Source information: A computed fold for an 85-nucleotide RNA from a Gallionellaceae bacterium, annotated as c-di-GMP-I riboswitch aptamer. Rfam family: c-di-GMP-I riboswitch aptamer. About the family: GEMM was predicted in a large-scale screen for bacterial structured RNA regulatory elements. The sequence was found by an Rfam model in a public genome assembly. The source organism's lineage runs through Bacteria, Pseudomonadota, Betaproteobacteria, Nitrosomonadales and Gallionellaceae.
RNA sequence: UUUUGAAAAAGGCAAACCUGUUGAAAAGCAGGGACGCAAAGUUUCCGGUCUAAGGGAUUAAUCCUAUGAUAGCGGGGCCGCCAAU
Numbered sequence: 001u002u003u004u005g006a007a008a009a010a011g012g013c014a015a016a017c018c019u020g021u022u023g024a025a026a027a028g029c030a031g032g033g034a035c036g037c038a039a040a041g042u043u044u045c046c047g048g049u050c051u052a053a054g055g056g057a058u059u060a061a062u063c064c065u066a067u068g069a070u071a072g073c074g075g076g077g078c079c080g081c082c083a084a085u
Base pairs, nucleotide, nucleotide: 003084004083005082012037013036017032018031019030020029021028022027035072041078042077043076045075046074047073048070049069050068054065055064056063057062
């Protein structure tokens, strides 16, 4: 440096749910908690998905819209532990 994650070791992260908190919501953050994860480290660049405050359409019901969210939906970029090779 390439490829791989069978066995092993040192460790790491933390779904649902509960509590508190922020937010219009989706969801985030903190604590508890472990379903899982070899990138479940990081980044919205591409696609998807969720939400629709504001804006737009409508008499209304309602519909459309991301500049919001999701990296634990997939792909790409960057960086990294252990072991085998």